[in-house]
RNA sequence: GGAGAUUCUAUAGCGCCAGGCCCUGAACGGGUGACGAGGAAUGGCAGUUGUCGAAAGACUCGGCGGAUGCUGCCACGGCGUACAGUGCGUCGUGAAAGGGAAAGCAAAAAGCGGAAUCAAAACCGUAACAGAGGUUCCCUCAUCACUGAC
Numbered sequence: 001g002g003a004g005a006u007u008c009u010a011u012a013g014c015g016c017c018a019g020g021c022c023c024u025g026a027a028c029g030g031g032u033g034a035c036g037a038g039g040a041a042u043g044g045c046a047g048u049u050g051u052c053g054a055a056a057g058a059c060u061c062g063g064c065g066g067a068u069g070c071u072g073c074c075a076c077g078g079c080g081u082a083c084a085g086u087g088c089g090u091c092g093u094g095a096a097a098g099g100g101a102a103a104g105c106a107a108a109a110a111g112c113g114g115a116a117u118c119a120a121a122a123c124c125g126u127a128a129c130a131g132a133g134g135u136u137c138c139c140u141c142a143u144c145a146c147u148g149a150c
Stems, first nucleotide, its partner, number of pairs: 014065004019061001020032004035053003042075007076092005083148005097140006111126004
């Protein structure tokens, strides 16, 4: 210095990289390789190019793995205008769907400054600007079928 094994911790625009690009006279080597917001949870299986915007639009390219998303199936559960069962539909415990409006402290990178450095880059501080989700309200609309009991 490398490889392997074990244990622990951290990580979800998260992790890694024999391509590419960049640095170094060159090689070895090094650097880069997604900016934040949002997102969990009934159980199980499978699939998937997994929501929203930002940008001097530059590789935020390309590859591998993963991920709170979405879809499908099964089980269970809620609701479907007083009760029960079955079916069907629709959702997932805050448990129909569609549409609209308003508000919504604080976005980060960039920029500027600092420090640092052979360099690419990485680091620290400051600071401007989003959209979706979600919340609240409004409108439309669904509120079924059969059987039984009362």
Molecule: glmS glucosamine-6-phosphate activated ribozyme aptamer
Organism: Succiniclasticum ruminis DSM 9236